[in-house]
This is a predicted structure of a 74-nucleotide RNA (transfer RNA) from Spirosoma sp. The RNAcentral record of the sequence draws on ENA. Its Rfam family is "tRNA". The family's RNA type in Rfam is transfer RNA. Rfam's curators write: Transfer RNA (tRNA) molecules are approximately 80 nucleotides in length. A reference for the family is Hou (1993), "The tertiary structure of tRNA and the development of the genetic code", Trends Biochem Sci.
RNA sequence: AGCCAUAUAGCUCAGCAGGUUAGAGCAUCUCUCUGAUACGGAGAAGGUCUCUGGUUCGAAUCCAGAUAUGGCUA
Repeated sequence: AGCCAUAUAGCUCAGCAGGUUAGAGCAUCUCUCUGAUACGGAGAAGGUCUCUGGUUCGAAUCCAGAUAUGGCUA
């Protein structure tokens, strides 16, 4: 330098043939349970879906570019 993959909650990830409110587990907080802690049970909070632009009535999802990380080739 070229090519490929990935980027979604604090962490690990799902969601990709565009469409109702963006989800799960762990973690955090509250309540419950216990003599107390842990476990268990109930609930809550937490996201401008990496960024910019485009297509569309409508984009996490499609297209272009950029950035970061990883890999391959030279």